[in-house]
Molecule: transfer RNA
Organism: Bacteroidota bacterium
RNA sequence: GGUCUCAUAGUUCAAUGGAUAGAAUAGAAGUUUCCUAAACUUUAGAUGCAAGUUCGAUUCUUGCUGGGACUA
Numbered sequence: 001g002g003u004c005u006c007a008u009a010g011u012u013c014a015a016u017g018g019a020u021a022g023a024a025u026a027g028a029a030g031u032u033u034c035c036u037a038a039a040c041u042u043u044a045g046a047u048g049c050a051a052g053u054u055c056g057a058u059u060c061u062u063g064c065u066g067g068g069a070c071u072a
Stems, first nucleotide, its partner, number of pairs: 001071007010025004018055001027043005048064005
C1' cells in the first nucleotide's frame, strides 16, 4: 500500500428498516440488619464523526477517525 472486520451505558454484550435502544455487572437512594456483607425494591446512565437513501436508520450506502486480522 491492498483486502476484510469491529466501534451501542463506567465495563461485558443484545437489538437483521418501525414499540420508550434492552440485559448483566458496576454507581446512587431506600427496606432489612447491632454493624458490614448478602437479599429485595427503586433510580440515573449509551448508538465514534459527517453526509446520503427512506415516510422512518443502531441497522443500508459513501467518506473520515480509531482498534484488530490477513496479504505484499